A computed fold for a 469-nucleotide part of an RNA from an uncultured Desulfobacteraceae bacterium, annotated as small-subunit ribosomal RNA, 3' major domain. The full RNA is in RNAcentral, with records from SILVA. Its mean pLDDT, the model's own confidence on a scale to 100, is 86.

[in-house]
Context: one part of a larger RNA
RNA sequence: UGACGGGGGCCCGCACAAGCGGUGGAGCAUGUGGUUUAAUUCGAUGCAACGCGAAGAACCUUACCUGCCCUUGACAUCCUCGGAACUUGUCAGAGAUGACUUGGUGCCUUCGGGAACCGAGUGACAGGUGCUGCAUGGCUGUCGUCAGCUCGUGUCGUGAGAUGUUGGGUUAAGUCCCGCAACGAGCGCAACCCUUAUCUUUAGUUACCAUCAUUUAGUUGGGGACUCUAAAGAUACUGCCCCGGUUAACGGGGAGGAAGGUGGGGAUGACGUCAAGUCCUCAUGGCCUUUAUGCCCAGGGCUACACACGUGCUACAAUGGGUUGUACAAAGGGUCGCGAUCCCGUGAGGGGGAGCCAACCCCAAAAAGCAGCCCUUAGUUCGGAUUGGAGUCUGCAACUCGACUUCAUGAAGCUGGAAUCGCUAGUAAUCGUGGAUCAGCAUGCCACGGUGAAUACGUUCCCGGGCCU
Repeated sequence: UGACGGGGGCCCGCACAAGCGGUGGAGCAUGUGGUUUAAUUCGAUGCAACGCGAAGAACCUUACCUGCCCUUGACAUCCUCGGAACUUGUCAGAGAUGACUUGGUGCCUUCGGGAACCGAGUGACAGGUGCUGCAUGGCUGUCGUCAGCUCGUGUCGUGAGAUGUUGGGUUAAGUCCCGCAACGAGCGCAACCCUUAUCUUUAGUUACCAUCAUUUAGUUGGGGACUCUAAAGAUACUGCCCCGGUUAACGGGGAGGAAGGUGGGGAUGACGUCAAGUCCUCAUGGCCUUUAUGCCCAGGGCUACACACGUGCUACAAUGGGUUGUACAAAGGGUCGCGAUCCCGUGAGGGGGAGCCAACCCCAAAAAGCAGCCCUUAGUUCGGAUUGGAGUCUGCAACUCGACUUCAUGAAGCUGGAAUCGCUAGUAAUCGUGGAUCAGCAUGCCACGGUGAAUACGUUCCCGGGCCU
RNA backbone atom coordinates (compact mmCIF):
# COMPACT_ATOMS: atom_id res chain seq x y z
C1' U A 1 0.00 0.00 0.00
C1' G A 2 -3.43 -3.84 -0.28
C1' A A 3 -6.07 -8.20 1.23
C1' C A 4 -8.50 -10.54 5.22
C1' G A 5 -11.43 -10.56 10.38
C1' G A 6 -17.26 -15.33 13.54
C1' G A 7 -13.76 -5.89 14.49
C1' G A 8 -16.72 -1.12 14.21
C1' G A 9 -19.71 2.76 11.43
C1' C A 10 -22.62 4.13 6.85
C1' C A 11 -25.08 2.27 2.30
C1' C A 12 -26.99 -0.93 -1.74
C1' G A 13 -28.88 -5.49 -4.47
C1' C A 14 -35.36 -10.49 -5.32
C1' A A 15 -29.70 -10.65 -0.47
C1' C A 16 -33.19 -11.64 3.57
C1' A A 17 -38.18 -10.63 5.03
C1' A A 18 -43.59 -10.29 2.89
C1' G A 19 -45.91 -12.92 -1.18
C1' C A 20 -46.86 -16.02 -5.84
C1' G A 21 -45.19 -20.11 -8.66
C1' G A 22 -41.75 -24.03 -8.98
C1' U A 23 -37.40 -27.88 -8.42
C1' G A 24 -36.29 -32.06 -4.96
C1' G A 25 -41.16 -37.56 -5.19
C1' A A 26 -43.67 -39.98 -10.62
C1' G A 27 -43.27 -40.96 -16.14
C1' C A 28 -40.74 -39.13 -20.22
C1' A A 29 -37.14 -35.65 -22.95
C1' U A 30 -32.25 -33.80 -22.76
C1' G A 31 -27.06 -32.93 -20.88
C1' U A 32 -23.30 -34.87 -17.49
C1' G A 33 -20.77 -38.42 -14.19
C1' G A 34 -20.00 -43.51 -13.82
C1' U A 35 -20.00 -48.19 -15.98
C1' U A 36 -19.87 -50.90 -20.45
C1' U A 37 -17.83 -51.18 -25.33
C1' A A 38 -13.87 -52.69 -31.04
C1' A A 39 -15.50 -47.49 -30.60
C1' U A 40 -19.14 -45.44 -27.23
C1' U A 41 -14.71 -38.83 -30.90
C1' C A 42 -13.20 -34.21 -28.38
C1' G A 43 -13.78 -30.10 -25.25
C1' A A 44 -16.67 -27.48 -20.97
C1' U A 45 -16.25 -29.12 -14.20
C1' G A 46 -18.26 -24.29 -7.61
C1' C A 47 -20.85 -19.63 -8.39
C1' A A 48 -19.06 -18.46 -13.97
C1' A A 49 -19.41 -27.12 -16.55
C1' C A 50 -23.95 -30.26 -16.96
C1' G A 51 -31.31 -28.50 -23.22
C1' C A 52 -23.06 -25.97 -22.71
C1' G A 53 -19.60 -25.68 -28.07
C1' A A 54 -24.07 -28.65 -31.11
C1' A A 55 -29.06 -22.68 -34.92
C1' G A 56 -30.84 -29.54 -35.33
C1' A A 57 -25.24 -37.39 -35.14
C1' A A 58 -29.93 -42.46 -40.06
C1' C A 59 -25.53 -41.78 -44.72
C1' C A 60 -23.00 -37.11 -44.92
C1' U A 61 -21.76 -34.30 -40.68
C1' U A 62 -17.52 -37.30 -37.96
C1' A A 63 -12.98 -35.75 -35.52
C1' C A 64 -14.02 -42.40 -32.91
C1' C A 65 -13.88 -48.08 -34.09
C1' U A 66 -13.46 -52.40 -37.58
C1' G A 67 -12.21 -53.73 -42.36
C1' C A 68 -10.72 -52.62 -47.76
C1' C A 69 -7.48 -49.17 -50.40
C1' C A 70 -3.73 -44.81 -51.80
C1' U A 71 1.43 -42.62 -51.03
C1' U A 72 3.70 -35.66 -54.31
C1' G A 73 -1.29 -37.49 -52.03
C1' A A 74 -8.60 -35.03 -51.21
C1' C A 75 -6.17 -29.38 -51.40
C1' A A 76 -1.64 -25.24 -53.07
C1' U A 77 2.84 -23.50 -55.99
C1' C A 78 6.90 -24.88 -59.30
C1' C A 79 9.31 -28.46 -63.36
C1' U A 80 9.08 -32.46 -67.50
C1' C A 81 6.05 -35.47 -70.86
C1' G A 82 1.33 -36.75 -73.08
C1' G A 83 -3.74 -35.41 -74.00
C1' A A 84 -8.48 -30.06 -75.19
C1' A A 85 -12.11 -30.15 -71.77
C1' C A 86 -15.75 -33.40 -71.58
C1' U A 87 -18.67 -37.82 -72.58
C1' U A 88 -21.41 -43.33 -73.58
C1' G A 89 -21.67 -48.16 -71.84
C1' U A 90 -20.05 -53.26 -69.91
C1' C A 91 -17.74 -56.40 -66.14
C1' A A 92 -15.64 -57.36 -60.99
C1' G A 93 -16.28 -55.27 -56.10
C1' A A 94 -19.61 -53.54 -49.88
C1' G A 95 -17.77 -49.24 -51.95
C1' A A 96 -13.36 -46.69 -52.73
C1' U A 97 -11.40 -48.54 -57.01
C1' G A 98 -9.72 -51.55 -61.15
C1' A A 99 -10.15 -53.54 -66.34
C1' C A 100 -12.20 -52.63 -71.12
C1' U A 101 -14.97 -49.36 -74.29
C1' U A 102 -18.14 -45.11 -77.33
C1' G A 103 -18.47 -40.20 -79.08
C1' G A 104 -15.54 -35.55 -79.25
C1' U A 105 -11.58 -32.04 -81.35
C1' G A 106 -13.09 -26.34 -79.06
C1' C A 107 -10.41 -20.80 -77.57
C1' C A 108 -5.94 -17.49 -78.69
C1' U A 109 -1.59 -17.78 -82.05
C1' U A 110 4.00 -14.28 -84.64
C1' C A 111 2.22 -21.54 -86.30
C1' G A 112 7.35 -22.25 -82.21
C1' G A 113 3.51 -22.44 -78.92
C1' G A 114 0.08 -20.44 -75.11
C1' A A 115 -4.62 -20.19 -71.56
C1' A A 116 -8.03 -23.31 -68.84
C1' C A 117 -8.61 -28.46 -67.63
C1' C A 118 -7.22 -33.93 -67.40
C1' G A 119 -3.56 -38.04 -66.90
C1' A A 120 1.61 -39.89 -65.83
C1' G A 121 6.53 -38.81 -63.49
C1' U A 122 10.38 -36.35 -60.31
C1' G A 123 11.34 -33.95 -55.84
C1' A A 124 11.01 -29.38 -53.23
C1' C A 125 6.67 -29.87 -50.47
C1' A A 126 1.42 -30.71 -49.15
C1' G A 127 -1.55 -32.67 -44.97
C1' G A 128 -2.55 -33.43 -39.39
C1' U A 129 -9.98 -31.76 -35.44
C1' G A 130 -1.90 -34.64 -33.39
C1' C A 131 0.38 -32.13 -28.16
C1' U A 132 1.08 -27.66 -25.40
C1' G A 133 -4.89 -22.13 -23.87
C1' C A 134 0.94 -22.88 -18.33
C1' A A 135 4.54 -20.10 -25.13
C1' U A 136 0.53 -16.75 -27.81
C1' G A 137 -3.05 -13.35 -30.96
C1' G A 138 -8.11 -12.84 -31.42
C1' C A 139 -12.74 -13.77 -29.13
C1' U A 140 -15.56 -14.89 -24.59
C1' G A 141 -17.19 -15.72 -19.37
C1' U A 142 -16.93 -13.63 -14.32
C1' C A 143 -16.78 -9.99 -10.29
C1' G A 144 -20.51 -6.12 -12.51
C1' U A 145 -23.71 -1.81 -15.50
C1' C A 146 -20.70 -2.69 -9.36
C1' A A 147 -18.91 2.98 -9.03
C1' G A 148 -15.02 2.79 -9.24
C1' C A 149 -9.62 3.09 -11.65
C1' U A 150 -5.84 6.57 -12.61
C1' C A 151 -2.69 10.80 -14.36
C1' G A 152 -0.08 15.93 -14.69
C1' U A 153 1.69 19.84 -11.74
C1' G A 154 1.98 21.37 -6.72
C1' U A 155 2.47 20.21 -1.46
C1' C A 156 3.83 16.66 2.64
C1' G A 157 7.17 12.39 3.91
C1' U A 158 14.57 10.18 4.45
C1' G A 159 11.54 6.55 1.88
C1' A A 160 7.72 3.01 0.47
C1' G A 161 3.96 6.44 -0.34
C1' A A 162 0.23 10.19 1.00
C1' U A 163 -2.70 14.29 -0.65
C1' G A 164 -6.26 15.13 -4.70
C1' U A 165 -10.35 10.46 -4.31
C1' U A 166 -10.76 12.11 2.80
C1' G A 167 -14.80 15.32 5.64
C1' G A 168 -20.53 17.52 6.10
C1' G A 169 -24.86 16.77 3.07
C1' U A 170 -27.04 14.42 -1.39
C1' U A 171 -27.65 10.84 -5.49
C1' A A 172 -29.06 5.13 -9.17
C1' A A 173 -23.93 7.03 -9.68
C1' G A 174 -16.29 9.67 -7.63
C1' U A 175 -24.18 12.36 -9.23
C1' C A 176 -24.05 17.17 -7.56
C1' C A 177 -23.33 21.04 -3.57
C1' C A 178 -20.38 23.00 0.51
C1' G A 179 -15.72 22.80 2.91
C1' C A 180 -10.50 21.62 2.47
C1' A A 181 -2.81 22.00 0.21
C1' A A 182 -4.48 21.27 -3.26
C1' C A 183 -5.55 22.90 -8.58
C1' G A 184 -6.87 20.59 -12.92
C1' A A 185 -7.43 16.37 -16.27
C1' G A 186 -8.35 11.24 -18.37
C1' C A 187 -10.95 6.20 -18.57
C1' G A 188 -15.68 4.93 -16.41
C1' C A 189 -21.32 7.32 -14.55
C1' A A 190 -24.88 10.29 -17.15
C1' A A 191 -26.16 12.17 -22.03
C1' C A 192 -25.68 11.55 -27.38
C1' C A 193 -27.93 5.79 -30.41
C1' C A 194 -32.31 2.14 -31.11
C1' U A 195 -37.23 0.89 -29.46
C1' U A 196 -41.88 1.82 -26.87
C1' A A 197 -45.73 5.51 -24.86
C1' U A 198 -48.56 11.12 -26.83
C1' C A 199 -49.24 14.79 -30.59
C1' U A 200 -48.30 17.52 -35.32
C1' U A 201 -46.84 17.81 -40.48
C1' U A 202 -45.88 15.25 -45.12
C1' A A 203 -47.52 10.95 -48.04
C1' G A 204 -52.07 7.74 -49.23
C1' U A 205 -51.01 1.80 -52.09
C1' U A 206 -51.31 -3.51 -51.67
C1' A A 207 -53.35 -0.37 -45.78
C1' C A 208 -58.09 2.52 -43.94
C1' C A 209 -63.88 3.63 -44.58
C1' A A 210 -66.91 8.75 -41.38
C1' U A 211 -70.05 11.08 -45.10
C1' C A 212 -72.64 9.68 -50.68
C1' A A 213 -73.84 5.64 -53.91
C1' U A 214 -72.99 0.16 -54.62
C1' U A 215 -71.98 -5.07 -52.92
C1' U A 216 -72.53 -11.74 -50.45
C1' A A 217 -67.87 -9.19 -49.18
C1' G A 218 -64.03 -1.94 -48.58
C1' U A 219 -66.54 -5.58 -53.43
C1' U A 220 -66.62 -1.24 -56.89
C1' G A 221 -66.94 4.17 -57.64
C1' G A 222 -65.29 7.70 -54.40
C1' G A 223 -62.81 9.96 -49.98
C1' G A 224 -57.74 11.86 -47.39
C1' A A 225 -61.35 12.48 -42.07
C1' C A 226 -60.09 7.98 -38.80
C1' U A 227 -56.89 3.41 -38.18
C1' C A 228 -52.31 2.10 -39.91
C1' U A 229 -47.78 2.42 -42.40
C1' A A 230 -42.82 5.41 -42.51
C1' A A 231 -40.09 9.81 -42.83
C1' A A 232 -39.43 14.56 -40.51
C1' G A 233 -40.43 17.23 -36.19
C1' A A 234 -42.62 18.47 -31.17
C1' U A 235 -42.92 16.94 -26.04
C1' A A 236 -40.27 16.12 -19.82
C1' C A 237 -36.44 20.27 -18.17
C1' U A 238 -37.51 19.38 -11.04
C1' G A 239 -39.72 23.95 -16.09
C1' C A 240 -44.20 25.94 -12.40
C1' C A 241 -46.48 26.23 -7.02
C1' C A 242 -46.01 24.91 -1.60
C1' C A 243 -42.95 22.86 2.39
C1' G A 244 -38.15 21.17 4.34
C1' G A 245 -32.83 22.13 3.67
C1' U A 246 -27.14 26.10 4.71
C1' U A 247 -29.63 31.42 0.68
C1' A A 248 -26.83 25.13 -1.83
C1' A A 249 -27.05 20.38 -3.98
C1' C A 250 -31.25 17.90 -3.20
C1' G A 251 -35.72 15.70 -0.82
C1' G A 252 -41.38 15.48 0.15
C1' G A 253 -46.20 17.02 -1.71
C1' G A 254 -49.25 19.38 -5.66
C1' A A 255 -50.90 21.37 -10.47
C1' G A 256 -50.94 20.78 -15.56
C1' G A 257 -49.88 16.65 -18.82
C1' A A 258 -50.26 10.83 -23.00
C1' A A 259 -46.15 10.42 -19.86
C1' G A 260 -42.85 13.07 -13.78
C1' G A 261 -38.53 13.26 -11.57
C1' U A 262 -33.22 8.05 -15.09
C1' G A 263 -41.15 7.47 -18.03
C1' G A 264 -40.54 1.57 -19.65
C1' G A 265 -37.10 -1.69 -22.39
C1' G A 266 -32.47 -2.42 -25.22
C1' A A 267 -27.50 -1.59 -27.08
C1' U A 268 -23.35 0.15 -24.43
C1' G A 269 -19.17 -3.52 -19.71
C1' A A 270 -13.56 1.50 -16.80
C1' C A 271 -8.35 -0.13 -14.51
C1' G A 272 -8.07 -4.95 -13.51
C1' U A 273 -9.09 -10.35 -11.21
C1' C A 274 -9.53 -15.73 -11.98
C1' A A 275 -1.73 -18.67 -15.53
C1' A A 276 -10.73 -18.65 -15.90
C1' G A 277 -12.39 -20.83 -21.22
C1' U A 278 -11.07 -21.78 -26.28
C1' C A 279 -4.44 -24.54 -30.36
C1' C A 280 -11.65 -28.64 -32.38
C1' U A 281 -14.03 -21.38 -35.59
C1' C A 282 -9.79 -18.80 -37.19
C1' A A 283 -4.57 -17.25 -36.75
C1' U A 284 0.12 -18.69 -34.63
C1' G A 285 5.64 -20.10 -31.76
C1' G A 286 7.65 -24.72 -30.28
C1' C A 287 7.30 -30.12 -30.35
C1' C A 288 5.62 -34.61 -32.80
C1' U A 289 3.97 -37.38 -37.35
C1' U A 290 5.30 -38.16 -43.10
C1' U A 291 3.70 -45.87 -47.30
C1' A A 292 0.99 -42.36 -41.59
C1' U A 293 -1.07 -39.21 -36.21
C1' G A 294 -2.15 -37.80 -43.76
C1' C A 295 -6.09 -39.38 -47.55
C1' C A 296 -10.41 -42.46 -49.86
C1' C A 297 -14.41 -45.86 -48.95
C1' A A 298 -18.17 -49.44 -46.68
C1' G A 299 -20.29 -50.84 -42.18
C1' G A 300 -20.62 -49.69 -37.09
C1' G A 301 -20.29 -45.99 -33.03
C1' C A 302 -21.31 -40.83 -31.00
C1' U A 303 -28.46 -43.24 -29.64
C1' A A 304 -25.01 -48.61 -25.00
C1' C A 305 -27.36 -48.90 -19.24
C1' A A 306 -27.23 -52.21 -12.24
C1' C A 307 -26.81 -46.64 -11.16
C1' A A 308 -26.04 -40.97 -9.45
C1' C A 309 -26.79 -35.60 -10.51
C1' G A 310 -28.35 -31.05 -13.39
C1' U A 311 -32.00 -28.66 -16.78
C1' G A 312 -36.84 -29.26 -18.75
C1' C A 313 -41.81 -31.31 -20.52
C1' U A 314 -46.42 -33.85 -19.00
C1' A A 315 -49.30 -34.84 -14.90
C1' C A 316 -51.48 -36.20 -10.31
C1' A A 317 -57.48 -33.28 -11.79
C1' A A 318 -63.74 -30.16 -11.06
C1' U A 319 -60.49 -22.64 -10.98
C1' G A 320 -60.81 -29.56 -14.14
C1' G A 321 -61.58 -33.27 -18.48
C1' G A 322 -64.71 -34.15 -22.92
C1' U A 323 -67.93 -32.27 -26.79
C1' U A 324 -70.74 -28.59 -29.94
C1' G A 325 -71.07 -23.55 -31.26
C1' U A 326 -68.81 -18.68 -31.27
C1' A A 327 -65.06 -14.27 -30.71
C1' C A 328 -60.35 -11.23 -30.31
C1' A A 329 -53.61 -10.87 -31.61
C1' A A 330 -48.67 -9.62 -32.48
C1' A A 331 -44.29 -10.73 -34.72
C1' G A 332 -42.29 -13.52 -38.51
C1' G A 333 -41.33 -16.74 -43.05
C1' G A 334 -42.11 -17.96 -48.41
C1' U A 335 -39.79 -19.12 -55.88
C1' C A 336 -34.90 -25.50 -55.20
C1' G A 337 -40.42 -21.80 -51.77
C1' C A 338 -45.48 -20.69 -49.30
C1' G A 339 -49.35 -23.21 -51.51
C1' A A 340 -56.34 -21.11 -51.28
C1' U A 341 -61.05 -22.94 -53.11
C1' C A 342 -62.21 -28.15 -54.70
C1' C A 343 -61.98 -33.80 -54.57
C1' C A 344 -60.27 -38.54 -51.84
C1' G A 345 -58.88 -40.42 -46.83
C1' U A 346 -61.28 -41.42 -39.56
C1' G A 347 -56.35 -39.20 -39.81
C1' A A 348 -51.10 -38.25 -40.71
C1' G A 349 -51.59 -37.13 -45.74
C1' G A 350 -52.64 -37.67 -51.13
C1' G A 351 -54.62 -35.67 -56.02
C1' G A 352 -54.92 -31.15 -58.30
C1' G A 353 -53.11 -26.54 -58.83
C1' A A 354 -55.68 -20.42 -58.33
C1' G A 355 -52.61 -16.69 -56.38
C1' C A 356 -48.01 -14.73 -54.56
C1' C A 357 -40.68 -12.57 -55.53
C1' A A 358 -45.76 -10.57 -51.20
C1' A A 359 -49.03 -4.00 -46.20
C1' C A 360 -51.64 -7.53 -52.40
C1' C A 361 -51.37 -14.32 -52.32
C1' C A 362 -50.15 -18.26 -48.86
C1' C A 363 -48.36 -20.52 -44.16
C1' A A 364 -52.94 -19.28 -40.72
C1' A A 365 -56.75 -22.76 -37.12
C1' A A 366 -54.56 -18.25 -32.68
C1' A A 367 -55.19 -20.70 -27.80
C1' A A 368 -56.58 -19.75 -23.08
C1' G A 369 -61.77 -16.91 -23.38
C1' C A 370 -67.30 -16.86 -23.88
C1' A A 371 -72.29 -19.80 -24.37
C1' G A 372 -74.76 -24.68 -24.07
C1' C A 373 -74.55 -30.11 -22.78
C1' C A 374 -72.03 -34.58 -20.37
C1' C A 375 -68.76 -36.32 -16.38
C1' U A 376 -69.51 -36.05 -9.84
C1' U A 377 -64.39 -37.44 -6.54
C1' A A 378 -63.36 -42.58 -8.74
C1' G A 379 -56.58 -44.35 -10.03
C1' U A 380 -61.95 -42.06 -12.74
C1' U A 381 -64.51 -39.71 -19.28
C1' C A 382 -57.85 -37.74 -14.43
C1' G A 383 -53.06 -39.18 -16.35
C1' G A 384 -50.74 -40.63 -20.54
C1' A A 385 -45.80 -43.99 -20.16
C1' U A 386 -45.26 -48.76 -22.29
C1' U A 387 -46.37 -52.47 -25.82
C1' G A 388 -48.92 -54.90 -30.24
C1' G A 389 -51.26 -54.08 -35.18
C1' A A 390 -52.04 -51.02 -39.51
C1' G A 391 -50.37 -46.70 -42.01
C1' U A 392 -48.37 -41.49 -43.81
C1' C A 393 -44.17 -38.35 -45.08
C1' U A 394 -39.02 -37.03 -45.99
C1' G A 395 -34.92 -39.23 -47.99
C1' C A 396 -30.35 -43.45 -52.38
C1' A A 397 -31.61 -45.62 -47.62
C1' A A 398 -35.68 -45.01 -41.45
C1' C A 399 -32.73 -52.63 -38.76
C1' U A 400 -29.18 -50.62 -35.34
C1' C A 401 -31.39 -45.02 -35.14
C1' G A 402 -36.52 -40.26 -37.80
C1' A A 403 -41.07 -37.58 -37.12
C1' C A 404 -46.21 -38.06 -37.44
C1' U A 405 -51.30 -40.65 -37.83
C1' U A 406 -54.84 -44.31 -36.41
C1' C A 407 -56.93 -48.79 -33.69
C1' A A 408 -55.99 -51.41 -29.33
C1' U A 409 -53.17 -51.36 -24.63
C1' G A 410 -53.64 -48.23 -20.58
C1' A A 411 -47.93 -48.13 -16.23
C1' A A 412 -46.16 -44.75 -12.39
C1' G A 413 -48.48 -40.77 -10.38
C1' C A 414 -53.64 -38.66 -5.27
C1' U A 415 -48.99 -32.08 -4.48
C1' G A 416 -43.57 -34.68 -3.34
C1' G A 417 -38.14 -35.45 3.00
C1' A A 418 -33.79 -32.72 4.05
C1' A A 419 -32.85 -29.01 0.98
C1' U A 420 -33.25 -25.47 -3.02
C1' C A 421 -34.66 -21.83 -7.43
C1' G A 422 -37.21 -17.70 -10.07
C1' C A 423 -39.94 -13.28 -9.85
C1' U A 424 -41.36 -6.23 -7.59
C1' A A 425 -45.86 -4.91 -12.97
C1' G A 426 -48.04 -5.42 -18.02
C1' U A 427 -43.68 -8.44 -13.92
C1' A A 428 -44.83 -13.65 -11.89
C1' A A 429 -48.25 -17.23 -13.34
C1' U A 430 -50.91 -19.05 -17.47
C1' C A 431 -52.34 -19.44 -23.03
C1' G A 432 -51.19 -20.08 -27.75
C1' U A 433 -48.11 -18.06 -32.34
C1' G A 434 -43.69 -17.52 -35.35
C1' G A 435 -38.42 -18.05 -36.67
C1' A A 436 -33.25 -19.79 -37.15
C1' U A 437 -30.83 -24.60 -37.91
C1' C A 438 -33.18 -27.97 -41.38
C1' A A 439 -34.43 -33.16 -47.06
C1' G A 440 -36.73 -35.05 -42.53
C1' C A 441 -36.51 -34.45 -37.05
C1' A A 442 -37.65 -29.30 -31.02
C1' U A 443 -40.43 -30.70 -24.41
C1' G A 444 -34.26 -26.98 -26.45
C1' C A 445 -33.00 -21.89 -28.16
C1' C A 446 -34.46 -16.99 -29.99
C1' A A 447 -38.58 -13.88 -30.63
C1' C A 448 -44.16 -12.46 -30.52
C1' G A 449 -48.55 -11.17 -28.61
C1' G A 450 -53.48 -12.77 -25.32
C1' U A 451 -55.32 -13.09 -20.10
C1' G A 452 -53.13 -11.09 -15.91
C1' A A 453 -52.09 -11.27 -9.93
C1' A A 454 -50.08 -11.22 -4.67
C1' U A 455 -46.55 -8.80 -1.56
C1' A A 456 -42.48 -5.43 0.22
C1' C A 457 -43.51 -3.75 8.00
C1' G A 458 -38.51 -3.36 7.52
C1' U A 459 -32.62 -4.05 7.16
C1' U A 460 -31.69 -7.79 13.17
C1' C A 461 -30.09 -12.13 10.41
C1' C A 462 -28.01 -15.39 5.43
C1' C A 463 -25.30 -14.22 0.51
C1' G A 464 -22.71 -10.71 -2.70
C1' G A 465 -20.96 -5.73 -3.30
C1' G A 466 -19.36 -0.21 -2.33
C1' C A 467 -17.11 3.80 1.09
C1' C A 468 -14.55 5.20 5.84
C1' U A 469 -11.91 3.22 9.95